[in-house]
Molecule: RNase P RNA; transfer RNA
RNA sequence: ACAGUCUGUUAGACGACCACUUUGAGCAAUCGAAGAGGAAAGUCCGGGCAGCAUAGGACAUGACAGUUGUUAACGGCAACCGGGGGUGACCCUAGGGAAAGUGCCACAGAAACGAAACUACCCUUCGGGGCAAAGGUGAAACGAGUGGGGUAAGAGCCCACAGCGGCGUCUGGUGACAGGCGAAGAAGGUAAACCCUGUCAGCUGCAAGGAGAUCUACAACAAAGGGUGGUCCGCCCGUAGGUCGAUAUCCGCUUGAUUCCGUGGGUAACUGCGGAACUAGAUAGAUGGUCGUCCACGACAGAACCCGGCUUAUCGACAGACUGCCACC
RNA sequence: GCACCCGUAGCUCAGCUGGAUAGAGCGUCCGCUUGCGGAGCUGAAGGCCACUGGUUCGAAUCCAGUCGGGUGUA
Numbered sequence: 001a002c003a004g005u006c007u008g009u010u011a012g013a014c015g016a017c018c019a020c021u022u023u024g025a026g027c028a029a030u031c032g033a034a035g036a037g038g039a040a041a042g043u044c045c046g047g048g049c050a051g052c053a054u055a056g057g058a059c060a061u062g063a064c065a066g067u068u069g070u071u072a073a074c075g076g077c078a079a080c081c082g083g084g085g086g087u088g089a090c091c092c093u094a095g096g097g098a099a100a101g102u103g104c105c106a107c108a109g110a111a112a113c114g115a116a117a118c119u120a121c122c123c124u125u126c127g128g129g130g131c132a133a134a135g136g137u138g139a140a141a142c143g144a145g146u147g148g149g150g151u152a153a154g155a156g157c158c159c160a161c162a163g164c165g166g167c168g169u170c171u172g173g174u175g176a177c178a179g180g181c182g183a184a185g186a187a188g189g190u191a192a193a194c195c196c197u198g199u200c201a202g203c204u205g206c207a208a209g210g211a212g213a214u215c216u217a218c219a220a221c222a223a224a225g226g227g228u229g230g231u232c233c234g235c236c237c238g239u240a241g242g243u244c245g246a247u248a249u250c251c252g253c254u255u256g257a258u259u260c261c262g263u264g265g266g267u268a269a270c271u272g273c274g275g276a277a278c279u280a281g282a283u284a285g286a287u288g289g290u291c292g293u294c295c296a297c298g299a300c301a302g303a304a305c306c307c308g309g310c311u312u313a314u315c316g317a318c319a320g321a322c323u324g325c326c327a328c329c
Numbered sequence: 330g331c332a333c334c335c336g337u338a339g340c341u342c343a344g345c346u347g348g349a350u351a352g353a354g355c356g357u358c359c360g361c362u363u364g365c366g367g368a369g370c371u372g373a374a375g376g377c378c379a380c381u382g383g384u385u386c387g388a389a390u391c392c393a394g395u396c397g398g399g400u401g402u403a
Base pairs, nucleotide, nucleotide: 002324003323004322005321006320007319008318009317010316012294013293014292015291016290017289018288020035021034022033023032024031025030037300041311042310044309045308046307047306048305049205050204051203052202056233057232058231059230061201062200063199064198065197066080067079068078069077070076081095082093083092084091085090096196097195101194102193103190104189105188113143118135119134121130122129123128145161146160147159148158149157164185167182168181169180170179171178172177209251210250211249212244213243214242215241216240217239218238225237226236227235258277259276260275261274262273263272264271265270295298330402331401332400333399334398335397336396339355340354341353342352348386357373358372360370361369379395380394381393382392383391
């Protein structure tokens, strides 16, 4: 220099004027303060919060699936183990169980998991019998390769060496697992098919939910009815109707698992301690417009209860760590 | 905001308990018939099954993630 891998930052800047939302001061005029994102998006997971038992038991249903950790929690994240890809930095991985049972494996093929036998080989009394190594079909062929023995012909039928999975045992590791030794053994694939095992999950979502006065009827242990969802149990509650335009107004509503800085622990995710800061809160819904200067000429996109993740969109610019190869010095 | 459903030919729909050429009706086109047209008859074209990835020998169908469209609810 070329090619490439991983991680992160930024998301026009400054100024003037006029508007908008919330808010402080003021009797008022008016003067101040704050005002979208890294994804605010998809609503795909998880939690807080709220109502019904501080959500309790069973079944059903659903989600997830290597290990250890992290966390409020997770199907997220970190580190590691096993498998796969790449020369490499590094990347991908729904990764429990097919020796509990059931289903499926089109076409082709003799035969698709029960064993059986088309060609071939061997024996024959020509009726048939033996064999499963070779051929051919297929995604997959009975499921342990090579050599030797053996036989009528053959075959783990037998032997040696090598391999395979589970079992027992020893060593290392918290563990997944890795390595060694031993004896016995032969099991097709598919669980993103039903299913089995283990773990987790009560339902509804801020349109949740809460807040007033008063009148009438029925009931008072109980029963009935309702709260409450797929079902049952359990638990809880007096019920029904009317009036005041309560079809309104207020609360919930933003100070929070918060953000930044310093420091300690940890490989890391993450976390302890100390200090500082306050940073939208509307309810037809605010964050816009014009002008000036500069540059790299500005992408995707707009909060509606709040957080942690994941996924997707994104013009450009920049930073850090690292890899391969070639040439030159 | 919340909850849910659907994407297959130009249009309306089957197929979606995996199996190989993905079908049907209407429409379009060629031909026959007719003096011409319509109707009728015969034939043909037209599909990456919304997209991307995965599972599987094999995916329109199963799974995951996107994109687009629609419905209900005060």